[in-house]
């Protein structure tokens, strides 16, 4: 120079000038004046996992959901990190629902002979039995012949997936049948600061125990609902709910009077709800800087700074210079994640080829 791989930061800048929220101070109290302050890397989907609220709850177990190699980190998590194991690519480095199929149940389309209490289509062997063919004996026969029983997992063919592989012996012909190596299962030991792991030695087994668990199901572990329109607090008027009077003798009803009861009105107290108002609300697992700890995620310590908080919803437009002509897109209780959108740049380790000293 040219390909690339991982991270990390940046979202035009500068200036006027006219506007919109909160919030502070002021006064001439109102379409008022001044000041601060004002969207993101994802504000997005709402997919996890927490805070904080009300609700439900003895304590155990069951079911249903949800995680799923190992260690750590974390407030937690399905999220980071580091490591193992398995594909990918020379290589930096990426991708992996990655626990259990010697507990049972269950699937496997087509195709294929055979898809699991283990299978003969072709092919290959082979005359011990039948059978068929010569031939022969008084009679048992003898030869041939793979047609039927039979042997055979080597070769060919189906399939994703066919019962370790390679070689040598074996054998009629083959076959872990036997042997050596490789593989693979079991124990032990040592590696890995613990695990996780054929990383690595040694012995035992010829070999049982084929795939699927994003099939049920087994193991271990974690798991109440609902959510800021959760929730709390003040709280009219109008209706209505409860109580106390029974008001010189209030009106009705209890067949006519008094008492008393009871309804209806009057008076007086009471507490609920709505309408509306206040609150939750942003000071946090917050940010920066430095230093220490640890390979890292992260953590500890010190100094430092306050960063939207609305409630029909604010963050915008107009001009002028300028450039590399500016994408996705906007808060509405907060945070910690993954995902998904995104013009264009800026850096910072590293890998691979060429070249050149």
């Nucleotide at each position: 120079g040219g390909a690339g791989u991982c991270g990390g930061c940046c979202a035009g800048g500068c200036a006027g000038c006219c506007g919109c929220g909160u919030c502070g101070c002021a006064c001439u109290u109102g379409u008022u004046g001044c000041g601060c302050c004002g969207a993101g890397g994802a504000a997005a989907g709402u997919c996890c996992g927490g805070g904080c609220u009300c609700c439900a709850u003895a304590g155990g177990g069951c079911a249903g959901g949800g995680u799923g190699c190992c260690a750590g980190g974390u407030a937690a998590c399905g999220c980071c990190u580091g490591g193992g194991c398995g594909g990918c690519g020379c290589g930096a480095g990426c991708c992996g629902a990655c626990g259990g199929a010697a507990a049972g149940u269950g699937c496997a389309a087509c195709a294929g002979a055979a898809a699991g209490c283990g299978a003969a289509c072709c092919g290959c062997c082979g005359a011990a039995c039948g059978g068929c063919a010569u031939c022969g004996u008084c009679a048992u026969g003898a030869u041939g012949u793979g047609c039927g029983u039979g042997g055979u997992a080597a070769g060919g063919g189906u399939g994703a997936a066919a019962a370790g592989g390679u070689g040598c012996g074996g054998u009629a012909a083959g076959a872990g049948c036997g042997c050596a190596c490789c593989g693979c299962g079991c124990g032990c030991g040592g590696g890995g600061c613990c695990a996780a792991c054929g990383c690595c030695g040694c012995g035992c087994g010829g070999c049982a125990c084929g795939g699927c668990a994003a099939a049920c199901c087994c193991c271990a572990c974690c798991u109440g609902g609902a959510g800021c329109a959760a929730g709390a607090c003040c709280g009219a008027a109008u209706a209505g709910g409860g109580g106390a009077g029974u008001c010189a003798u209030g009106a009705c009803g209890c067949g006519g009077c008094c008492c008393g009861c009871g309804u209806c009105g009057c008076u007086c107290c009471c507490g609920g709800g709505u309408a509306g108002g206040u609150u939750g609300c942003u000071c946090g697992a917050g940010c920066c800087u430095u230093g220490c700890g640890g390979c890292g995620a992260c953590g500890c310590a010190a100094g430092g700074c306050c960063u939207a908080g609305a409630g029909g919803a604010a963050u915008g437009g107009c001009u002028g210079c300028u450039c590399a002509c500016g994408a996705c897109a906007g808060a509405a209780c907060c945070c910690g994640g993954c995902u998904u959108a995104u013009c264009g740049g800026c850096u910072g380790a590293c890998u691979c080829c060429a070249c050149u000293u």

The RNA shown here (Bacterial RNase P class A) has 357 nucleotides and comes from a Rhodanobacteraceae bacterium.
RNAcentral holds the sequence, with entries from ENA.
The prediction has a mean pLDDT of 76.
A source record names the gene rnpB.
Taxonomically the source falls in Rhodanobacteraceae (Bacteria, Pseudomonadati, Pseudomonadota, Gammaproteobacteria).
Rfam family: Bacterial RNase P class A. By type it is a ribozyme. About the family: Ribonuclease P (RNase P) is a ubiquitous endoribonuclease, found in archaea, bacteria and eukarya as well as chloroplasts and mitochondria.